[in-house]
């Protein structure tokens, strides 16, 4: 220092104000939010042979991924033994949104402006934000062991 495997912790944020109405954080006006990896031309700071290297940071909408859902392997239990039933859930599939202007050798990522997007159930009335699956799952991130080279 690199791989592989393990463990143990970490792992999402938002309707102020007002309008209507019997009722709406769900409609109207407005307000408010932005999971992770990557890519990068911000920004700060550190070496420096002055070419350059390093360190943190720097995209909701680029490329990838999670979560939700669709799907049903493969294991469990049952049991009437099988083309049953209950749990379980790999493969795989679905899976929202940017455009102009500036600067430049380079920009959907950096400045300006304006846009736009947002799983499912439920609800005195329609949800990104309220409740609820969910004390849940998890992309990945830190530390630790261990083996190999």
């Nucleotide at each position: 220092u690199u791989a592989u495997u393990c463990c143990u912790u970490u792992g999402g944020g938002g309707c102020a104000g007002g309008g209507u109405g019997u009722a709406a954080u769900u409609c109207c006006c407005g307000a408010c939010c932005g999971a992770c990896g990557g890519u990068g031309a911000u920004a700060a700071g550190c070496u420096u042979u002055c070419a350059a290297g390093c360190u943190u940071u720097c995209a909701g909408u680029c490329c990838g991924u999670g979560a939700c859902c669709c799907g049903g392997a493969u294991c469990a239990u049952u049991u009437u033994u099988a083309u049953a039933a209950u749990g379980u859930g790999a493969a795989g599939g679905u899976g929202g949104a940017u455009u102009u202007g500036g600067u430049g050798a380079a920009a959907u990522u950096c400045c300006a402006a304006a846009g736009c997007c947002g799983a499912c159930a439920g609800u005195u009335a329609a949800a990104g934000u309220c409740u609820g699956g969910a004390u849940g799952a998890g992309a990945a991130a830190a530390g630790g062991a261990a083996u190999c080279g």